A computed fold for a 73-nucleotide RNA from a soil metagenome, annotated as c-di-GMP-I-GGC riboswitch aptamer. The coordinates come from a structure-prediction model, not an experiment, and the mean pLDDT is 89.
This record gives sequence, C1' cells and structure tokens, in this order.
RNA sequence: UCGAUAAGGGCAAACCCGUCGCAAGGCGGGGACGCAAAGCCAUGGGCCCCACGUGGGUCGCCAGGCUACCGAA
Repeated sequence: UCGAUAAGGGCAAACCCGUCGCAAGGCGGGGACGCAAAGCCAUGGGCCCCACGUGGGUCGCCAGGCUACCGAA
C1' cells in the first nucleotide's frame, strides 16, 4: 500500500421505548440493514432544519486532516 468465506473482537441503519430539542437531530435501552476506519475532527462541497442570526444538524453522503486492531494474496 492492500483487504481473506482468516482469527479475536468492534460499531450499529430501519423500526420500537425513554429522554432532550421549535425542528433537523442528539443521547440511553432494545434491535441488526450494513460497515475495514460506520474511530475522531464540520475544514471544503452536498443534503437537512429553523427562532432566518455572526444560527443549527448530518463524519452511516463525498473529499480532506488526525489516530488505530489483525495479516492471506
């Protein structure tokens, strides 16, 4: 660099319950569609929300940055 029908593990979409929020959505529990960075960061683009502001959300949309387990070809 790359990513096995490897090993040991990890995360957890939809949906349901609780809770916070105007909302997008967040968090906790259940649950697994998926994921080799689906770990972290809103820096650029995209998308979404609004009390339209010097606002907010999404990293499981993409790019970029930082960090990391395992080791066949």